[in-house]
RNA sequence: GCAAGCAUAGUGUAGUGGUUAUCACGUCUGCUUUACACGCAGAAGGUCGUGGGUUCGAACCCCAUUGUUUGCA
Numbered sequence: 001g002c003a004a005g006c007a008u009a010g011u012g013u014a015g016u017g018g019u020u021a022u023c024a025c026g027u028c029u030g031c032u033u034u035a036c037a038c039g040c041a042g043a044a045g046g047u048c049g050u051g052g053g054u055u056c057g058a059a060c061c062c063c064a065u066u067g068u069u070u071g072c073a
Base pairs, nucleotide, nucleotide: 001072002071003070004069005068006067007066010025011024012023018056027043028042029041030040031039049065050064051063052062053061
């Protein structure tokens, strides 16, 4: 330099164009305990890497761009 993949909550993930985006761990609150842990109930936490485009409607399709991984030279 060229090609391909990946980017979604603190971490890891699901989500093949249609309601206010899923689950687990973690965090917080309550119950339980002498206390902690386990367990149970509940809550907070996401402008889906960024910027445009297509569409009635985009995490999803298209283009560019940033970061990262792999392959080729």
Transfer RNA from Halteria grandinella, 73 nucleotides, folded computationally. It matches the Rfam family "tRNA". Rfam links the family to the GO term triplet codon-amino acid adaptor activity.